[in-house]
Context: one part of a larger RNA
Molecule: small-subunit ribosomal RNA, 3' major domain
Organism: Lysinibacillus fusiformis
């Protein structure tokens, strides 16, 4: 100087407390461990691994296993030889890779000898190749403490020196934020602001958007209009600016006015010096080591989907003020679409779905009926009209192909489960809870992920305690 303390002081955080809803019990989904297996590819491991890499394993992916094959190679450059191709169509053998035939078949210059280009095949070796090892050799990227308020430097001063000072102290703040004081005076990286979105208003602009007035229509449909809504570009607006009080005549805090909004208005992006030899050699790049008729490459089939069990994360339930069943009806936002919207109207079917090409490269058309909600009917406390697992049968869709191993529908079947032990998690407001909608990936497959809106709470006395963190101080057989 740090680090540590079941030392002290001050302070903060959904850290506790106060509340609301969960997990832990059930069934299923998904990830992991273990076990099994020819293989169940690899990585991730307290917080900070475990719906994680994977924004989607039937083949492919795929790295794993079995079998069948290749050896200058599936991919790149150079050299030599042969051919005129390559592509496309097609026959035979084979599980296919592949092997072997058929049809067809280059460009350009030319002194017509040939030259050049391109492509395929064969050969030679230089080389290719490696998701093989090492993240404890590395770059890059990322997590974490933590959006915590810290981390440093120049000059000066103090100290023999390591170092100190500044950065401590008195107040204050979300903040090393600001003020005052001070052997310090300044500065940098962070904080804040600048960026974006949302909340008010104005100007400009009215088509594909809108409709107050005038006509018109089943319908903003049409004429007309751009007021209003909305869209999207630019402004205004919030700064403790104003008033009162407290305070040290400070910074600031408390209350108030005005205001759409008040003290950082709400959300996002933004992550200092560093810590964990944290993660990643399997995104990529890369040193070294290893393989080179194989640890490389191709193919078929299998596996990653196994199942006594254990754990994590979720979905669905166990119901009655809010339930269940069948019918009527209202109101979103955001987003996607031409190999697409797996299309509108209409239509077949109990349904999944099939037919249907009007329209749309989109404020125009489509996906697209939002659902909880509301109204009416029914059931009346039961393992039930709760719950839907499991299984059988019959179908649908995608795709060469749904056996291992996809999703959906109808009928039948109708497990467990009556609110969950010890323990444990999230959340402070348009939040929790609850309800549906969209997107990426994607042929097909979503209870996951990322977004969008609808309905919409309770509680916070307080900081003694648990956890994590910041500052000062103290002790130390620690570095």
């Nucleotide at each position: 100087u740090g680090a540590c303390g079941g030392g002290g002081g001050c302070c903060c955080g959904c850290a506790c407390a106060a509340g609301c809803g969960g997990u832990g019990g059930a069934g299923c989904a998904u990830g992991u461990g273990g076990u099994u297996u020819a293989a169940u590819u690899c990585g991730a491991a307290g917080c900070a691994a475990c719906g994680c890499g994977a924004a989607g394993a039937a083949c492919c992916u795929u790295a794993c296993c079995a079998g069948g094959u290749c050896u200058u190679g599936a991919c790149a450059u150079c050299c030599c030889g042969u051919u005129g191709a390559c592509c496309a169509c097609u026959g035979u053998a084979g599980a296919g890779a592949u092997a072997u035939g058929g049809u067809u078949u280059c460009c350009u210059c030319u002194u017509c000898g040939g030259g050049g280009g391109c492509a395929a095949c064969g050969g030679u070796g230089a080389c290719a190749g490696u998701u093989g090892g090492u993240g404890c050799a590395u770059g890059g990227u990322u997590g974490u403490c933590g959006u915590c308020a810290g981390c440093u430097c120049g000059u000066g001063u103090c100290g023999u020196g390591a170092g100190a000072u500044g950065u401590u102290g008195g107040g204050u703040u979300u903040a090393g934020u600001c003020c005052c004081g001070c052997a310090a005076c300044g500065a940098g990286c962070g904080c804040a602001a600048c960026c974006u979105u949302u909340g008010a208003u104005c100007u400009u602009a009215g088509u594909u958007g809108c409709c107050a007035u005038c006509a018109u229509u089943u319908a903003g449909u049409u004429g007309g209009g751009c007021a209003c809504u909305c869209u999207a570009a630019g402004g205004u607006g919030a700064c403790u600016g104003c008033c009162g009080g407290u305070g040290a005549c400070a910074a600031a805090c408390c209350g108030g006015a005005g205001g759409a909004a008040g003290g950082u208005g709400g959300g996002g992006a933004u992550g200092a010096c560093g810590u964990c030899a944290a993660a990643u050699c399997a995104u990529c790049a890369u040193g070294c080591c290893c393989c080179u008729u194989a640890u490389g490459a191709c193919c078929u089939g299998g596996g990653c989907u196994a199942c006594a069990c254990a754990c994590g994360u979720g979905c669905u339930a166990c119901c009655a003020u809010u339930g269940a069943c069948g019918a009527a009806u209202a109101c979103a936002a955001a987003c996607u679409g031409u190999u697409g919207c797996c299309u509108a109207a209409c239509u077949u079917g109990u349904g999944c779905u099939g037919g249907g090409g009007u329209g749309c490269u989109a404020a125009u058309c489509c996906g697209a009926u939002a659902a909880a909600g509301u109204c009416g009917u029914u059931c009346u406390c039961a393992g039930u009209u709760c719950g839907g697992a499991u299984u059988g049968u019959a179908g649908g869709c995608u795709g060469c192909a749904a056996c291992u191993c996809g999703c959906c529908u109808a009928c039948a079947u109708g497990a467990a489960g009556c609110c969950g032990g010890a323990a444990u998690c999230g959340c402070u407001a348009g939040u929790a809870a609850u309800c549906g909608c969209g997107g990426a990936u994607c042929a097909g497959c979503a209870u996951g992920c990322c977004g969008c809106g609808g309905u919409g709470a309770a509680u916070a006395c307080g900081u003694u305690c648990c956890c994590g963190g910041g500052c000062c101080u103290u002790g130390u057989a620690c570095a």